The RNA shown here (transfer RNA) has 73 nucleotides and comes from a Gemmatimonadales bacterium. RNAcentral records the identical sequence in 2 taxa. Rfam family: tRNA. Gene Ontology term of the family: triplet codon-amino acid adaptor activity. RNAcentral holds the sequence, with entries from ENA and MGnify.
RNA sequence: GGGCCUUUAGCUCAAUCGGUAGAGCAAGCGGCUUUUAACCGCUAGGUUGUGGGUUCGAGUCCCACAGGGCCCA
Numbered sequence: 001g002g003g004c005c006u007u008u009a010g011c012u013c014a015a016u017c018g019g020u021a022g023a024g025c026a027a028g029c030g031g032c033u034u035u036u037a038a039c040c041g042c043u044a045g046g047u048u049g050u051g052g053g054u055u056c057g058a059g060u061c062c063c064a065c066a067g068g069g070c071c072c073a
Stems, first nucleotide, its partner, number of pairs: 001072007010025004019056001027043005049065005
């Protein structure tokens, strides 16, 4: 210098051919228990890396940039 993959909740990851963003763990509250742990229930938590574009509508499509990883030179 060139190419490819990846970026979504505190963490690990889903989300069909573009149609109102979810789960597990963690956290908070409650139940159970003599208490803790375990187990059960509930709740909260998001500018989907950043900036643009297309569209009635974008996590998803297009462009640029940034972080991480891999390959070639």